[in-house]
RNA sequence: GCACCCGUAGCUCAGUGGGAGAGCAUUCCGUUGACAUCGGAAAGGUCACAAGUUCAAUCCUUGUCGGGUGCA
Repeated sequence: GCACCCGUAGCUCAGUGGGAGAGCAUUCCGUUGACAUCGGAAAGGUCACAAGUUCAAUCCUUGUCGGGUGCA
C1' cells in the first nucleotide's frame, strides 16, 4: 500500500429497518446469628464520528477514525 472482518452498558456479547437488551460486575432490599449462595429491584448507553437514503436508521449506502487478520 491492497483486501476482508469488527466498533452496542465498566467487561464479554446478542440484536440487523419501527420496543435498545442479556450475562458478569456496581448499589439497595429480602433471606442468615454473621458471611457466602439464592431471590427481587435500581442505576449505568449521544449503538465510534460525520453525511446520505427512508415516513422512520444500531441495522442500508458513502467517507473518516480506531482495532484485528491475510497478501505484498

The RNA shown here (transfer RNA) has 72 nucleotides and comes from Halobacteriovorax marinus SJ.
A source record names the gene tRNA-Val.
Rfam family: tRNA. By type it is a transfer RNA. Its family is annotated with triplet codon-amino acid adaptor activity in the Gene Ontology.
The sequence is in RNAcentral, with records from ENA and Rfam.
The source organism's lineage runs through Bacteria, Bdellovibrionota, Bacteriovoracia, Halobacteriovorax and Halobacteriovorax marinus.